[in-house]
Bacterial RNase P class A from a soil metagenome, 370 nucleotides, folded computationally. The coordinates come from a structure-prediction model, not an experiment, and the mean pLDDT is 79. Of the family's consensus pairs, 94% are formed in the model.
Order: sequence, then C1' cells, then structure tokens
RNA sequence: GACCGGACGGUCGCUGUCGUAAGACAGAGGAAAGUCCGAACUCCGCAGAGCAGUGUGCCGGAUAACGUCCGGGACGGCCGGUUCAAGCCGGUUGGACGGAAAGUGCCACAGAAAACAUACCGCCCGGGCCGCAAGGCUCAGGUAAGGGUGAAAAGGUGCGGUAAGAGCGCACCGCCGGCGCAGUAAUGCGCCGGGCAGGGCAAACCCCACACGGAGCAAGACCAAAUAGGGAGGGAAUCCAGCGCAAGCUGGAUGCGUGCCGGCUCGGCGCGCCACAACCUCCGGGUAGGUCGCUUGAGCCCCGCAGUAAUGCGUGGCCCAGAGGAAUGACCGUCCUGCCGCAAGGCAGACAGAAUUCGGCUUACAGGUC
Repeated sequence: GACCGGACGGUCGCUGUCGUAAGACAGAGGAAAGUCCGAACUCCGCAGAGCAGUGUGCCGGAUAACGUCCGGGACGGCCGGUUCAAGCCGGUUGGACGGAAAGUGCCACAGAAAACAUACCGCCCGGGCCGCAAGGCUCAGGUAAGGGUGAAAAGGUGCGGUAAGAGCGCACCGCCGGCGCAGUAAUGCGCCGGGCAGGGCAAACCCCACACGGAGCAAGACCAAAUAGGGAGGGAAUCCAGCGCAAGCUGGAUGCGUGCCGGCUCGGCGCGCCACAACCUCCGGGUAGGUCGCUUGAGCCCCGCAGUAAUGCGUGGCCCAGAGGAAUGACCGUCCUGCCGCAAGGCAGACAGAAUUCGGCUUACAGGUC
C1' cells in the first nucleotide's frame, strides 16, 4: 500500500416480492459515520451589466462534475553517494504551490540591533596612564570574519587580500537583466552582462485571474374523506280570520317542495314556500389518510483493446434491501481465532448500522492474508 473483516447448519420471529394457499426467494457497510466538497433529480427565482460576498489558484491530462484522481515541474524534509567546502547527483516523502520590486499592517520572547539597519562580547590601528616586562585600564576610531540572541541577523563556500576586516579582488554556487535552444506547458539547459539590489508573513488586509442564484426527497407530484367554512345555482302558492295607519306579524285551511321513518304506495313527524335561514344540486381550496417519487444505475462481474497512469471503448453475463417512527433479530449446535486451565471445559470475537441516488475527501477499526 492492497484485500478480507468469522464460517456452516437448525428453530422461532420481522420487512419486501411472487403465490388462492401451503410456501419459495431476497434482506446493511468498508466505512451505511462526519455532512466537508462535487453532481443527478425537484421546486422557487431570474432582461442585461456592475458592486458586495464566498470559493478556487504551478503545468498538462482524466471526469457528468469536483477543492477529487493521474502524470509532470519547482520547492521543503529525510536517507544515500559525491565535493576542501558551499553545492551537486540519486531515491523517497509532504503541501490551498498566483503576487511580498502596487500599497497598508505585523514580526511575541530573547537580543546591541527585526528593516531609513545595528557595535553587546570579541578583533584591529592610534593617543594617554600604570607596569622592568608580559600585559592591564581608558579615550577616539575601524570592523559584520568569530562568539552570543532568535523561527529569521542584510547572499553562501574556498582562495587571495588586509592593521583587523569587508564583493575589496578572483573562482564556484546562488541572484538580477538580456539572448538563444529544448519542451504542448509549468520549467530546464547554455551563453553574455551586472558585485548584488529586493528579510519573512497573503490560512493578515489587499492586488490579479477564474468560478458561483436559493432551498433541499420533511424536495416535489397525484388521489382524497368526516366535520367546519367559501362560491354558484334551484323552487308554488292561494284563501280566510285577528291585530296594526301602514309595512308586516300571528293562527288556520287547501296545496306544493323537501328531509327522516331500509326500497315502493299510503300514512306520520319535521322544515320551507319569494329568496334570509334551512333543504337539494354543482364547483373549488385545505386537513386526516393513501399512492408515486423509491431504487435499472455516471450500476456490478469477467475478458479483450487503447493509454506511463487516472481512465475510456467494446463483447458477453448479472439484477444485488427499499422500510418509513422505520425490517435486517434472538437462541442453539459444529468449527475457526485469541486468552485461561494438567484436563474436562470456560470466556471473548474490532469499528460500527441503510433512509432519494451517485462520485470523492476525512475520521473510526480487534484480528488475518499478500
């Protein structure tokens, strides 16, 4: 790094499909987890452009897409080889790897000094004083080679040079600028010029480039009670009496409509009779409840081909949970592994558990195999 992640059988249950029934068949994972990215699907929104906000950020490829994967490059760490040394070469590994010479800001502690550089110790030249001398003290300067602080100290290494030093000089390495060559590109290599400017931090603000509407299967679609409420429509009235100025009210008779008495006829009881209520018919919205979405899919397996690979293409084969407050369980036997025991035998067997579905990432994981 990859893979497996206890095995077989029986009894009793649970969920789904098929079946008239008896019953038959199927029934959690590599992460089903975190919900961190990317999509499918669904609904809502949407002239166009910009601001704000969020995210991404070396190059090329893969992919439906991605912040994922593959290959490459530069850089850092580790290991090995090599060089006087810096460095170089090889292997392996890591990462949000555009810009720090646009601007602003920050750089704790320690330290003399943390960015307009700086002199604490040390080193060196000169003056003064002390001392026989070696040397010590002090003043004025030079110095970044050495020490010390720090995550980081103003190019590095070596040789020369110097009072001591210093790109002060030279060589190599690094850096900057130009040109050429190689490569799709990131970038690399070579030549020429320049002693060297420009510390670090952008997972600080910021700048540059690119991308981005929102909510999520409790999305959403369909069927649809009871009760209550909304809208539209329907209709047979006539006469008499009393009261009243009238409108009208009350009572009675005849008649009509309608509901109930299971259906029909009669009968009985109730309500209504000019548009109020009730009754009847129709329409529409919502709730309970039910159905769909729901598992055939960027699917799984074998083989072949293309490609360094990620992956793609093709032939053949397969159907592999679909619940819904939510099934996938319990017990027994035999074996396996580990521990204890002289033995018989006993104890234990990781992380964890579907909920619309895929592609990733991250995290958890006893034991075993390669």